[in-house]
RNA sequence: GGGCCUGUAGUCGAAUGGUAAGACGUCACGUUGACAACGUGAAGAGCAGGAGUCCGAUUCUCCUCGGGCCCA
Numbered sequence: 001g002g003g004c005c006u007g008u009a010g011u012c013g014a015a016u017g018g019u020a021a022g023a024c025g026u027c028a029c030g031u032u033g034a035c036a037a038c039g040u041g042a043a044g045a046g047c048a049g050g051a052g053u054c055c056g057a058u059u060c061u062c063c064u065c066g067g068g069c070c071c072a
Stems, first nucleotide, its partner, number of pairs: 001071007010024003018055001026042005048064005
């Protein structure tokens, strides 16, 4: 320098062109003498940044940035 993959809550991680699932963690309550475990409930991400297409973008296209792999 060229090609490919990837970027989603504190962590891991799924999904789809129609405002994002689950797990762990956190908080509250129950339970206990207390803690843990367990049960119930709650909060927490608009999806790396920008532009474009579209009625509508996290999803498609382009650029930039970060990470990984391969080739030279």